[in-house]
RNA sequence: UAUAUGUUGUAAGCGCCAGGACUGCAAGCGUUGCAGUUGACGAGGAGGAGGUUUAUCGAUUUUUAUCGGCGGAUGCCUCCCGGUGUUUCGUCUGCACCGACGACUCUCUAUACAAUUCAAUUGGGUGACCAGCUGAGCAAAAAUAGAGAGAAGGCGAAAA
Numbered sequence: 001u002a003u004a005u006g007u008u009g010u011a012a013g014c015g016c017c018a019g020g021a022c023u024g025c026a027a028g029c030g031u032u033g034c035a036g037u038u039g040a041c042g043a044g045g046a047g048g049a050g051g052u053u054u055a056u057c058g059a060u061u062u063u064u065a066u067c068g069g070c071g072g073a074u075g076c077c078u079c080c081c082g083g084u085g086u087u088u089c090g091u092c093u094g095c096a097c098c099g100a101c102g103a104c105u106c107u108c109u110a111u112a113c114a115a116u117u118c119a120a121u122u123g124g125g126u127g128a129c130c131a132g133c134u135g136a137g138c139a140a141a142a143a144u145a146g147a148g149a150g151a152a153g154g155c156g157a158a159a160a
Base pairs, nucleotide, nucleotide: 014071015070016069017068019067020038021037022036023035024034025033026032027031041058042057043056047080048079049078050077051076052075059066060065081099082098083097084096085095086094088157089156090155091154092153093152104150105149106148107147108146109145110144111143117136118135119134121132122131123130124129
């Protein structure tokens, strides 16, 4: 220094790189080798198990997707656990939903907040580039509130 084994820690626009692009050095004059850099911008998202891969929302952009590839991932599907709603109440089934800050579907109205970027500047590096501070500006989904429309039966109780 490399390999193997064991233990511990660490992530979710997260991790990695053999293609591409870029930088440096050497050789060469035909291009090749070695080393390095880059490789998704935030918001949002976790009951358990299994399965699955192009897993929500915008920003940016040639409105293709983030040059390309691989792995993973809180998405989605199925089942299970616990619960909510289903038009007075209870209960059973069905259906639709929620994951304890919560809970039927659809439509409309009102309200909110980013980072990349840009500018100036500090530090590191020969360089590609990396990290940081300050300032300016811009989202959507979501969530909350209000309005409207729609939403299955059985049995029993109460009231009239």
Predicted 3D model of a 160-nucleotide RNA (glmS glucosamine-6-phosphate activated ribozyme aptamer) from Shimazuella soli. Lineage of the source: Bacteria > Bacillati > Caryophanales > Thermoactinomycetaceae > Shimazuella. Rfam family: glmS glucosamine-6-phosphate activated ribozyme aptamer. The family's RNA type in Rfam is riboswitch. It was read from a public genome assembly, where an Rfam model found it.